[in-house]
Context: one part of a larger RNA
RNA sequence: UGACGGGGGCCCGCACAAGCGGUGGAGCAUGUGGUUUAAUUCGAAGCUACGCGAAAAACCUUACCGGGGCUUGACAUCCCUCGCUACUCUGCGAGAGCAGAGGUUCCCUUCGGGGACGAGGAGACAGGUGGUGCAUGGCUGUCGUCAGCUCGUGUCGUGAGAUGUUGGGUUAAGUCCCGUAACGAGCGCAACCCCUAUCCUUAGUUGCCAGCAUUAAGUUGGGGACUCUAAGGAGACUGCCGGCAAAGAGUCGGAGGAAGGUGGGGAUGACGUCAAGUCAUCAUGCCCUUUAUGUCCCGGGCUACACACGUGCUACAAUGGCCGGUACAGAGGGAAGCGAACCUGCGAAGGGGAGCUAAUCUCAAAAAACCGGUCCCAGUUCGGAUUGCAGGCUGCAAUUCGCCUGCAUGAAGCCGGAAUCGCUAGUAAUCGCGAAUCAGCAUGUCGCGGUGAAUACGUUCCCGGGCCUUGUACA
Numbered sequence: 001u002g003a004c005g006g007g008g009g010c011c012c013g014c015a016c017a018a019g020c021g022g023u024g025g026a027g028c029a030u031g032u033g034g035u036u037u038a039a040u041u042c043g044a045a046g047c048u049a050c051g052c053g054a055a056a057a058a059c060c061u062u063a064c065c066g067g068g069g070c071u072u073g074a075c076a077u078c079c080c081u082c083g084c085u086a087c088u089c090u091g092c093g094a095g096a097g098c099a100g101a102g103g104u105u106c107c108c109u110u111c112g113g114g115g116a117c118g119a120g121g122a123g124a125c126a127g128g129u130g131g132u133g134c135a136u137g138g139c140u141g142u143c144g145u146c147a148g149c150u151c152g153u154g155u156c157g158u159g160a161g162a163u164g165u166u167g168g169g170u171u172a173a174g175u176c177c178c179g180u181a182a183c184g185a186g187c188g189c190a191a192c193c194c195c196u197a198u199c200c201u202u203a204g205u206u207g208c209c210a211g212c213a214u215u216a217a218g219u220u221g222g223g224g225a226c227u228c229u230a231a232g233g234a235g236a237c238u239g240c241c242g243g244c245a246a247a248g249a250g251u252c253g254g255a256g257g258a259a260g261g262u263g264g265g266g267a268u269g270a271c272g273u274c275a276a277g278u279c280a281u282c283a284u285g286c287c288c289u290u291u292a293u294g295u296c297c298c299g300g301g302c303u304a305c306a307c308a309c310g311u312g313c314u315a316c317a318a319u320g321g322c323c324g325g326u327a328c329a330g331a332g333g334g335a336a337g338c339g340a341a342c343c344u345g346c347g348a349a350g351g352g353g354a355g356c357u358a359a360u361c362u363c364a365a366a367a368a369a370c371c372g373g374u375c376c377c378a379g380u381u382c383g384g385a386u387u388g389c390a391g392g393c394u395g396c397a398a399u400u401c402g403c404c405u406g407c408a409u410g411a412a413g414c415c416g417g418a419a420u421c422g423c424u425a426g427u428a429a430u431c432g433c434g435a436a437u438c439a440g441c442a443u444g445u446c447g448c449g450g451u452g453a454a455u456a457c458g459u460u461c462c463c464g465g466g467c468c469u470u471g472u473a474c475a
Base pairs, nucleotide, nucleotide: 001475002474003472004471005470007469008468009467010466011465012464013463015459016458019423020422021421022420023419026314027313028312029311030310031309032308033307034305035304042053043052064300065299066298067297068296069295070294073125077124078123079121080120081119082118083117087102088101089100090099091098092097106115107114108113127289128288130287131286132285136283137282138278139277140276141274143272148187149186150185151184152183153182154163155162156161167178168177169176193266194265195264196263198234199233200232201231202230203229204228208223209222212221213220237260240254241253242252243251244250316416320375321374322373323372324371325370332363333362334361337356338355342351343350344349382413387408388407389406390405391404392403393402429451430450431449432448433447434446435445
C1' cells in the first nucleotide's frame, strides 16, 4: 500500500421487510449428470454450466459408430500429356462408384496458340471439428451502469509511499458547493444518439370521413377539418413563487403545463478481476497425423433409460368447464412466396385461383372481455397423460425418429416438506398475435399489443456493493 475481520461509523441495491404470483409434490416438454451402448460426437461446471453453443439432429446437417471405397486426394497453386466438352442413356451395385454407348463445335485468336471445362500422370504439397484457451489474436461472460480508476507539476517523507481523491454538506453519480499544500488534467458519471408522451408547420395516397350527395359497404363523387403516416420545428431548464439551508450546492412544497426535477424505455459497460469462456465461428505459434487422426458413400447413432437435478408447459377447477351470439389491437412476414371469394370434407386438409413486388392484396380468426344457456362440487361435463383405430400434410424417404386431425381410451393430479425464485406501475399477474431458424417440425427464443393489481412502516437482521476509520503473526 492492499486484502481480510462472527471490528466500528455513514450510505445504496426487490438485499431484507410489506405484498402479489411461482418453483420444490403430479403428468408432459426440454437441457444436464449418471447408467447403458458398436456409437449414444464435442464443448459449457457455484453465483457467471444445465430451453447454454443449437435462430430448427428423419437423410443432409454430423464432427460419433458399423460396413463398403479412394490415396496428389472432396478443396488450392505449379508442371506434362490428351480431349472438346459439358452432358445424357444402358448394365452391375445399398450407394460411392465401375463398365459400355450416345453426344457433338464453350470463349478469344495475329490461326502459331491461349483461356475455361473434363480425363490421366509425376511430385512439391493439400487435408485434419486431431492436442494445447495454461503459447495467442479476436470476441464474450462476471463484479457492474457499481462510481470508481489514474496522471502531470508541486509539496511532505531516508524510503516504500502520501497528498490531490481526505473533511463539512449535497447528489442517481469522484454530481455539485464550501473548506483545504495543493493546482490542474485524463478515462469513467452526465449530456450529445434512438423510441415514446403534447403541440405546431408542411404534405394528402394505397390512409382518414366532420359537413354535402350516394351506396349493401369510405363503396363512389367530393373534402384536408379529424385520425394516421413522416419530415422539419416548439416544449422541461429547478426557468417562476414560497419555506429550509452557509441564504452555496441543493432540498421540500406550490403554480403553470401533455409532461417536473435523470418524464418513461433503449443503446452506451472506466482501470481492472476470475491463467473465467471459446484452438468446434474465424485467425494463429508449437506438437501430432499423412494408403490416415484425410476424404467419398450407405445404414445406424446424437431421440437409449432402474434413477438424480435445472428450466419450462398443462393442470388440480365454479373469479371455472362446455355451447351459442357479439365486439375491440399492435407489431411483423409475403414472389421457388402470401394466397382471397367460392366448392368438397365433422376436421386436419383438398380443389380453386382473384389480388398482391404490398398504408392498396394476403397471412388474419385476435384471445381474455361482454350477453344468453347449461353443469351443481363429484376425481366430475375438472384434468388431459397414455394407448388403439382411421386419416391429412411436408418431403426421394416419417420403422428406428416429424407435425396435425377425427373417433375411442381416459392415468397421475384435490394447491404441493425442508427449502427457494421473480416483480415497485402500464410493472406483476393474466390473454392472445407475429417473426427469425425453417421442405416439414416451438411448451424454447426474440418481439407486439389487450385486460390490469397489491405493497413498501422502515434499515435491526440475511446477501452483494461503495466511502472513511481501526486491528493483523496474511500478500
Molecule: small-subunit ribosomal RNA, 3' major domain
Organism: soda lake metagenome